Predicted 3D model of an 85-nucleotide RNA (c-di-GMP-I riboswitch aptamer) from Robertmurraya korlensis. Lineage of the source: Bacteria > Bacillota > Caryophanales > Bacillaceae > Robertmurraya. Rfam family: c-di-GMP-I riboswitch aptamer. Rfam's curators write: GEMM was predicted in a large-scale screen for bacterial structured RNA regulatory elements.

[in-house]
RNA sequence: AUCCGAAAAAGGCAAACUUAUAGAAAUAUAAGGGCGCAAAGCUACAGGAGCUAAGGUCCAUAGACUAUGCUUGCCAGUUACCGAA
Numbered sequence: 001a002u003c004c005g006a007a008a009a010a011g012g013c014a015a016a017c018u019u020a021u022a023g024a025a026a027u028a029u030a031a032g033g034g035c036g037c038a039a040a041g042c043u044a045c046a047g048g049a050g051c052u053a054a055g056g057u058c059c060a061u062a063g064a065c066u067a068u069g070c071u072u073g074c075c076a077g078u079u080a081c082c083g084a085a
Base pairs, nucleotide, nucleotide: 004083005082012037013036017032018031019030020029021028022027035073041078042077043076047075048074049071050070051069055066056065057064058063
């Protein structure tokens, strides 16, 4: 020093679930909560993957397709504390 993650130190974040609000939904925000995380920091017009389908299109109907919506605690890009092997 990091492409690595042992021991500690300083700390950080917060799953499921509950309540309230927003939303068509996925989901998000806040409070409680704590499953866990060496990036569970940031990025959704770097890229990939996944979820939803209001609107739109097809259809006799049932339904099907579709993102401009959403998920980074899915991969990834990018930045960063500590310092054994």